[in-house]
Context: one part of a larger RNA
RNA sequence: UUGGGCGUAAAGGGUGUGUAGGCUGUUUAUACCAUCUCCUGUUAAAUCUUAAGGCUCAACCUUGAGGCUGCGGGAGAUAUGAAUAAACUAGAGUUCGGAAGAGGCAAGCGGAAUUGCUGGUGUAGGGGUUAAAUCCGUUAAUAUCAGCAAGAACACCGAAAGCGAAGGCAGCUUGCUAGGACGACACUGACGCUGAGACACGAAAGCAUGGGGAGCGAAUGGGAUUAGAUACCCCAGUAGUCCAUGCUGUAAACGAUGGAUGCUGAACAUUGGCAGUAUCGACCCUGCCAGUGUGGCUAUAAUCAAGCUAACGCCUUAAGCAUCCCGCCUGGGGAGUACGGCCGCAAGGCUAAAACUC
Numbered sequence: 001u002u003g004g005g006c007g008u009a010a011a012g013g014g015u016g017u018g019u020a021g022g023c024u025g026u027u028u029a030u031a032c033c034a035u036c037u038c039c040u041g042u043u044a045a046a047u048c049u050u051a052a053g054g055c056u057c058a059a060c061c062u063u064g065a066g067g068c069u070g071c072g073g074g075a076g077a078u079a080u081g082a083a084u085a086a087a088c089u090a091g092a093g094u095u096c097g098g099a100a101g102a103g104g105c106a107a108g109c110g111g112a113a114u115u116g117c118u119g120g121u122g123u124a125g126g127g128g129u130u131a132a133a134u135c136c137g138u139u140a141a142u143a144u145c146a147g148c149a150a151g152a153a154c155a156c157c158g159a160a161a162g163c164g165a166a167g168g169c170a171g172c173u174u175g176c177u178a179g180g181a182c183g184a185c186a187c188u189g190a191c192g193c194u195g196a197g198a199c200a201c202g203a204a205a206g207c208a209u210g211g212g213g214a215g216c217g218a219a220u221g222g223g224a225u226u227a228g229a230u231a232c233c234c235c236a237g238u239a240g241u242c243c244a245u246g247c248u249g250u251a252a253a254c255g256a257u258g259g260a261u262g263c264u265g266a267a268c269a270u271u272g273g274c275a276g277u278a279u280c281g282a283c284c285c286u287g288c289c290a291g292u293g294u295g296g297c298u299a300u301a302a303u304c305a306a307g308c309u310a311a312c313g314c315c316u317u318a319a320g321c322a323u324c325c326c327g328c329c330u331g332g333g334g335a336g337u338a339c340g341g342c343c344g345c346a347a348g349g350c351u352a353a354a355a356c357u358c
Stems, first nucleotide, its partner, number of pairs: 004329003007312002012326001014201004021194003025088006033081002035077008048066007091191001092188003095184003103177007110154001114150008125136002162169002206247006215241002220236004258325006265304001267294010307314002331358003340351004
């Protein structure tokens, strides 16, 4: 509960595709369902309003008139919503053109580093820390040179940059594949927006089976520190981290800000496309469209405006002004728990109370 909200106070679903539903461009005609106007019937009595009257007043009572609300019948209006028919192009989509990108999947290749192994040189230390010790080393370590092997990650470029619905994506090449922006303005002709359920995707950790295992490293062991030290520091080190297939379905999944459309004053930076100016040509410069950002510091943009906000702040990427649709909130704890249901191999997830208490 006819009310107010959701950046930070409780509150935006992790993200998308889309069913039902809700909402929906411009013009004309038809019909008159909603809607609106008029007339009429009904809407018991009491109650309510009003006028008059009766109890000495009043409450109360009586009589008359009126009103409220809903429904039925009749006549009309045709703006708006809905319906039917026809048309349009500003929304949406298709086509063509040249460009941009760590978008996705698969295969192949590369160098640096690390560790291990083999061989050479070489000899007593190395490593580690605030300091040490555990540890490694005369069966030759550390250091250095050459070779071989393995796994994982890709320095510089690199950016406040780019792409993606989100999660996320970075060595190079090739193949397959998806989306967006710009320009042309040829085509379709409202085909649109949102979206309960539903379906798909979804970091890390975790689970199952089989591989792989260099480095790192929960657990664990040891050395320190300490009153203690189940830690911080050090030496080791299993699962894991990697690959394939399947599951899990959660995060401060954050911009703590749902999506779509329209409107609202300036400055600067940057990415992609186009046009103009200029030029032998390019760069530069100017303008337009679409994105990403800034108003702090550093060599650097230098009080952003109106408006909004409890303030902080937001400010054409709105938290401004409006419309449509979805999700969500209603004092703290109990509790995102119990019970039940659904899902999962499990871990657990989703849905979701109450008693009691302040």
This is a predicted structure of a 358-nucleotide part of an RNA (small-subunit ribosomal RNA, central domain) from Candidatus Falkowbacteria bacterium UBA1359. Taxonomically the source falls in Candidatus Falkowiibacteriota (Bacteria, Bacteria candidate phyla). The coordinates come from a structure-prediction model, not an experiment, and the mean pLDDT is 81.